[in-house]
Context: one part of a larger RNA
RNA sequence: GCCAGGGAGUUUGCGGCAGUGGCGAGACUAAGCGCAAAGCUAGUCUAAGCGAAAGCAAAAAGCCCGCAGUUUACGAGGGGCUGGGUGUGAAAGCGCCCUGAGUCACUGCUGUAAUACCCGAAGCCGAACGAGCUAGACCUGAGCAAGGUGAAGCGAUUCAACAGAAUCGUGGAGGCCUGAAGAAGUUCUGUGAACAGGCGAUUUUCUGACUUGGGCCUAGGAGUGAAAUGCUAAUCGUGUUCGGCAAUAGCUGGUUCCUUCCGAAAUAGGCACCAGUCUAGUCCAGCCCGAGGUUGUAUGUGGGGUAGAGCUACUGAUUCGAUGAUUAGGGGUCGAAAGGCUUCGGCAUUGAGUCAAACUCCGAAUACACAUACGCUUUAGACUGCUGGAAACGGGGCAUGAGGAUAAACCCCAUGUCCAAGAGGGGAACAACCCAGACCAUGGUUAAGGCCCUUAAGUGCUGACUAAGUGUAAAAAAGUUCUACGGUCCCAAACAGCAGGGAGGUAGGCUCAGAAGUUGCCAUCCUAUAAUAAGUGUGUAACAACUUACCUGCCGAGAUCGUAGGUCUUGAAAAUGGACGGGGCUAAGUCAGCCGCCGAUACCUUGGAAUUCAGAAUUAAUGAUUUUGAAUUGGUAGGAAGGCGUUCAGUUCGGGCAGAAGCAGGUUUGUGAAAACCUGUGGACCGUUCUGAAAUGAGAAUCCUGGC
Numbered sequence: 001g002c003c004a005g006g007g008a009g010u011u012u013g014c015g016g017c018a019g020u021g022g023c024g025a026g027a028c029u030a031a032g033c034g035c036a037a038a039g040c041u042a043g044u045c046u047a048a049g050c051g052a053a054a055g056c057a058a059a060a061a062g063c064c065c066g067c068a069g070u071u072u073a074c075g076a077g078g079g080g081c082u083g084g085g086u087g088u089g090a091a092a093g094c095g096c097c098c099u100g101a102g103u104c105a106c107u108g109c110u111g112u113a114a115u116a117c118c119c120g121a122a123g124c125c126g127a128a129c130g131a132g133c134u135a136g137a138c139c140u141g142a143g144c145a146a147g148g149u150g151a152a153g154c155g156a157u158u159c160a161a162c163a164g165a166a167u168c169g170u171g172g173a174g175g176c177c178u179g180a181a182g183a184a185g186u187u188c189u190g191u192g193a194a195c196a197g198g199c200g201a202u203u204u205u206c207u208g209a210c211u212u213g214g215g216c217c218u219a220g221g222a223g224u225g226a227a228a229u230g231c232u233a234a235u236c237g238u239g240u241u242c243g244g245c246a247a248u249a250g251c252u253g254g255u256u257c258c259u260u261c262c263g264a265a266a267u268a269g270g271c272a273c274c275a276g277u278c279u280a281g282u283c284c285a286g287c288c289c290g291a292g293g294u295u296g297u298a299u300g301u302g303g304g305g306u307a308g309a310g311c312u313a314c315u316g317a318u319u320c321g322a323u324g325a326u327u328a329g330g331g332g333u334c335g336a337a338a339g340g341c342u343u344c345g346g347c348a349u350u351g352a353g354u355c356a357a358a359c360u361c362c363g364a365a366u367a368c369a370c371a372u373a374c375g376c377u378u379u380a381g382a383c384u385g386c387u388g389g390a391a392a393c394g395g396g397g398c399a400u401g402a403g404g405a406u407a408a409a410c411c412c413c414a415u416g417u418c419c420a421a422g423a424g425g426g427g428a429a430c431a432a433c434c435c436a437g438a439c440c441a442u443g444g445u446u447a448a449g450g451c452c453c454u455u456a457a458g459u460g461c462u463g464a465c466u467a468a469g470u471g472u473a474a475a476a477a478a479g480u481u482c483u484a485c486g487g488u489c490c491c492a493a494a495c496a497g498c499a500g501g502g503a504g505g506u507a508g509g510c511u512c513a514g515a516a517g518u519u520g521c522c523a524u525c526c527u528a529u530a531a532u533a534a535g536u537g538u539g540u541a542a543c544a545a546c547u548u549a550c551c552u553g554c555c556g557a558g559a560u561c562g563u564a565g566g567u568c569u570u571g572a573a574a575a576u577g578g579a580c581g582g583g584g585c586u587a588a589g590u591c592a593g594c595c596g597c598c599g600a601u602a603c604c605u606u607g608g609a610a611u612u613c614a615g616a617a618u619u620a621a622u623g624a625u626u627u628u629g630a631a632u633u634g635g636u637a638g639g640a641a642g643g644c645g646u647u648c649a650g651u652u653c654g655g656g657c658a659g660a661a662g663c664a665g666g667u668u669u670g671u672g673a674a675a676a677c678c679u680g681u682g683g684a685c686c687g688u689u690c691u692g693a694a695a696u697g698a699g700a701a702u703c704c705u706g707g708c
Base pairs, nucleotide, nucleotide: 001708002707003706004705005704006703011114012113013112014111015110016109017108018107019106020105021104022103023102026045027044028043032040033039049056050055059082062081063080064079065078069074070073083098084097085096086095087094088093117254118253120251124244125243126242127241128240129239135218136217138215139214140213141212142211143210144208146178147177148176149174153170154169155168156167157166158165159164182205183204184203187201188200220236222232223231224230257643258642259641260640261639262638267280268279269278270277271276283389284388285387286386287385292377293376294375296374297373298372299371300370301369302368308362309360310359315356316355317354319352320351321350322349323348324347327345329344330343331342332341333340334339395419396418397417398416399415400414401413403411404410424435425434426433439608440607441606443604444603445602449598450597451596452583453582454581458595460594461593462592463591464590465589471585477570478569479568481566482565483564484563485562486561487560488559489558497554498553499552500551501550503527504526505525508522509521510520533548537546538545609633610632611631612630613629614628615627616626617625618624619623644697646694647693648692649691650690653687654686655685662681663680664679665678666677667676668675669674
């Protein structure tokens, strides 16, 4: 890992609700007694409430409305008044209650106490067992090759001669040195399943605080510790074993057959509350009542101060000026000072320009409230209400409108929608983007999106654009090309090109060494002309020279400037080679228009199933069956309903050695859980009906046991 078997909402007490049944203003007994029983009756609940209490104490129904139904007025139940009881109060008033349904049992759901659906801690406490491992102490034994170094002491000699010193010997000290056994376990490597243990190399120590045998002592909040929270039997920040114990777990995992109906929430408030829980909202089922309800559209009436806009309409911000005044203050300057002048700044007025969530002279669309009409929904019972059962209280995406933030698949709100809990088609793939809400089956038509191949359907049509493989990622700025519109010039000849002219007063005046069109300052006239600047640029020391404006000729039809729009280019950098899904495409790209086709579980057709409700028929029946019609049938958590199967008990009817159960294979029926039958095997028990009772259904729990 696979297979087989086992494996999880149980039982009891006390409550709540619903259903069914008995009796009913009553219902029922408990323990006990009783031969089985019949029964006996303490007691419980109810029939009366109000009040803290003392205590006081209700209509056996007076009036009206009214559903079903009969029928136009009655009218069970229901509703509203009047009335009554009691508490409070001076009273008024207010609170609670009153016009008769309970009780006992069974079943289901649920609360609670118990192990309480099952498995799962780390832990806490108690009593015992451990020092054959290890820590330390005590008693008694044992062990330490070889070599080196050479303390004290002693001797000799020399010096000195008071003490003493040196040299040479001798001597053999030391928690001394090298190093074997022994002990240790620093670093590395190989082996090994290994954080066990061993081996090898390297390393530390090896006469000592050394190593070691045997005996003996100390223990669990305790021991021992040259102290690391180390060690105390592979267990130590409090050992192990058993017990308390099925500890507790708001946490993880698991929780076993089918079909049908409905179907959430991830929000608000509270909580030592943020992995939980309670209440409300939202979901499910049942019930009461009996007529409206309203998420839509239109119109009307309202209040508003958002978007926008505006600001000499306020508050505040803000750029560049102009003007004014015995203008706070600063700088500069003149003056002995007083003070003056100037400049910046401030104030006021004013011109032009710009802003605001906490500005508004203004001011929408929406939204909101109310009314009316229509629509939708509703006696096939809505809306409201009551009772019981939940789940959930980690949300997420997109669009729009806000806030926070450099930003984010960021954080936090509002409105809507989708995913969650939603399949199908498209988007290459892709929870929430587009289309579309799947009861089952048949055939067709469309949606989004597509129609060269992959790949179903057009190598479709008309007119443009693009040359960048743009298409097939991005801004400012710069450029390319197409289109539209406008201004100016133009056959009395534009624009470009070429040819010619481009003069005189004069070198204008000033300045200057010089200044002659061309350093600079001022002025910028006149004449002759087709035209020619007191000069556009180059140039000179200054002149000169070249050139431009301007004019003419040649030529002969558009030229030039601006605005707006479309396309395209550069801008454009990321790590293995590479992505329009791919191939590939000059359309199979982009824009505008048109026709056809493909394409979903959508829509339509045909048949069928189920649910709810209504009508009809049959029937003793409100039930059941048949039938007609309308609507509906995605679904997680969750609620509700109806079924299938297993074991046992009762009951009814049956089967079986002429072959039961079981096993294997097959056929048929049912939406399904499943069932019936046939064949083989097997060799002795098994089923049906109606009830009842459960140790009642496995694929998962690092599930348990066994086998392979």
A computed fold for a 708-nucleotide part of an RNA from a Candidatus Nanoarchaeia archaeon, annotated as large-subunit ribosomal RNA, domain II. Its Rfam family is "Archaeal large subunit ribosomal RNA". Rfam links the family to the GO terms structural constituent of ribosome and ribosome. Its mean pLDDT, the model's own confidence on a scale to 100, is 82.